[in-house]
Molecule: transfer RNA
Organism: archaeon
RNA sequence: GCGCCGGUAGUCUAGCCUGGUAGGACCCAGGCCUCCCAAGCCUGUGACCCGGGUUCAAAUCCCGGCCGGCGCA
Numbered sequence: 001g002c003g004c005c006g007g008u009a010g011u012c013u014a015g016c017c018u019g020g021u022a023g024g025a026c027c028c029a030g031g032c033c034u035c036c037c038a039a040g041c042c043u044g045u046g047a048c049c050c051g052g053g054u055u056c057a058a059a060u061c062c063c064g065g066c067c068g069g070c071g072c073a
Base pairs, nucleotide, nucleotide: 001072002071003070004069005068006067007066010026011025012024013023020056028044029043030042031041032040049065050064051063052062053061
């Protein structure tokens, strides 16, 4: 330098192909339970790497960039 894969909450991750309310687990906060704690149950807060384009509507499609991994040179 070229190619491929990936980037979503504090952590891990689904959704992307086929555009239409961003979901799950852990963590955290509150509550129930308990003599107390843990466990369990319920509720709640919080996220689409950046810029541009297409569209009524973009995490999703297109272009460029950044970061990480792998391969080739």